[in-house]
Transfer RNA from a Planctomycetaceae bacterium, 71 nucleotides, folded computationally. Its Rfam family is "tRNA". It is annotated as a transfer RNA.

Formats: sequence, structure tokens, C1' cells
RNA sequence: GGGCUCAUGGUCCAACGGGACGACACCGGCUCGGCAGGUCGGAGAUCUGGGUUCGAUUCCCAGUGGGUCCA
Repeated sequence: GGGCUCAUGGUCCAACGGGACGACACCGGCUCGGCAGGUCGGAGAUCUGGGUUCGAUUCCCAGUGGGUCCA
């Protein structure tokens, strides 16, 4: 320098083009003499900039970063 691939809450991870699933963690209530556990509820995310589209996590382009292969 080139090819491929990945980027989603604090962490891990889903998602036909129709405003995002779940687990753990976190916060609150209840339960307990207390903690843990259990149970009910809550907050929290699409790497950046463009393009296509009525509509983009999804498709396209560029950038940034990680992984891998080639030189």
C1' cells in the first nucleotide's frame, strides 16, 4: 500500500428497509432480623460524515478504529 471482515447501553449479543431483542451489571419497591437469593418495576445504546429511499441498525460511498490475509 491492497483485499476481506467487524463496530449496537457499563459488558456480551440479536434485529425482512417501518424508530432496536435478550442476558449480566446498575437503580427503586416487596420479601428477610440483616445480607445473599427471589419477585415486581425503572433508567440506559445503533463509531463519524454524506448518498439512496416516503422511511436506514439494515443498502451504497468516504473516513476512523479493531481483527485477519497478501505485498
The sequence is in RNAcentral, with records from ENA.
The coordinates come from a structure-prediction model, not an experiment, and the mean pLDDT is 85.